[in-house]
RNA sequence: GGUGGUGGCAAGCCUAAUCCGCUAGGAGCGGGGGAACCACAGACCGGGGCGAACCUGCGCACGCAGGGGGGCGACAAGCACGCAGCCCGAGCCCGACAGCUCACCCCGCCGGCUCCGCGUGAAUCGAC
Numbered sequence: 001g002g003u004g005g006u007g008g009c010a011a012g013c014c015u016a017a018u019c020c021g022c023u024a025g026g027a028g029c030g031g032g033g034g035a036a037c038c039a040c041a042g043a044c045c046g047g048g049g050c051g052a053a054c055c056u057g058c059g060c061a062c063g064c065a066g067g068g069g070g071g072c073g074a075c076a077a078g079c080a081c082g083c084a085g086c087c088c089g090a091g092c093c094c095g096a097c098a099g100c101u102c103a104c105c106c107c108g109c110c111g112g113c114u115c116c117g118c119g120u121g122a123a124u125c126g127a128c
Stems, first nucleotide, its partner, number of pairs: 011114004018027003028109006038099001046097001047094004054067005069088004079121005
């Protein structure tokens, strides 16, 4: 000096999943149930919720391809538009039951990651 591994700190990312508080609890963010009116109204396959996570084709299956859709994209820091590039396109829950929905009621704030390519614009500042 290089490479690899482990740990910590800082900064940053996905997500509602953050902050205050000794605690109890609170703020904020997010989700569900729940009138009238409206909508729906037969039979079969039961039906429904969170989430971007659905659709089409191929495939015996595992799965593959493409697209609707979603995320990142650190320019000294913050904001806006755009590009290259990259990634996801899962999973879980309710339990015969739920359209919308005022009042009202209930619930969640987990978990998982990263080491830095650019152009333009506005504004505020710093250094020299």
The RNA shown here (c-di-AMP riboswitch aptamer (ydaO/yuaA leader)) has 128 nucleotides and comes from a Chloroflexota bacterium. It matches the Rfam family "c-di-AMP riboswitch aptamer (ydaO/yuaA leader)". Its family is annotated with cyclic-di-AMP binding and regulation of gene expression in the Gene Ontology. The sequence was found by an Rfam model in a public genome assembly.